[in-house]
Molecule: SAM riboswitch aptamer (S box leader)
Organism: Oceanihabitans sp. IOP_32
């Protein structure tokens, strides 16, 4: 790296330094010289591994020194996919349809972050 597995609408910034970009990709809409990215100090948030107890061995509680992680906007929104669907064209019937584009909404799924484990 590639695989597996769990999470991903909660939560938590301040000082330095730098000097224009950043939010993964596209679009959309934000952030940003009242100071962008990256880097350095501290602080904090969470509990994935981690520590202490119970334990029906599934897991449950509590902590927080260490090993990552994070610290605007739900992974900032939308993208494929099915189902439901107001309205809108067209089209068929006596009548009930069918098809396009497409809004909404819910599920799933890809891509993508993070952790652990595997190589």
């Nucleotide at each position: 790296a590639u695989g597996u597995u769990a999470u991903c609408a909660a939560g938590a910034a301040a000082g330095g330094u730098g000097g224009a970009g950043g939010g993964a990709u596209a679009g959309a809409c934000c952030c940003u010289g009242u100071g962008a990215a990256g880097c350095c100090u501290u602080a904090g948030c969470a509990a994935c591994c981690c520590u202490u107890u119970a334990u029906a061995c599934g897991u449950a509680a509590a902590g927080a020194a260490g090993g990552u992680g994070c610290u605007a906007a739900a992974u900032u929104c939308u993208a494929c996919u099915u189902a439901a669907u107001a309205c809108u064209c067209a089209u068929a019937u006596c009548a009930u349809u069918u098809g396009a584009a497409g809004u909404u909404u819910a599920a799933g799924a890809u891509a993508g972050a993070u952790a652990a484990c595997c190589a």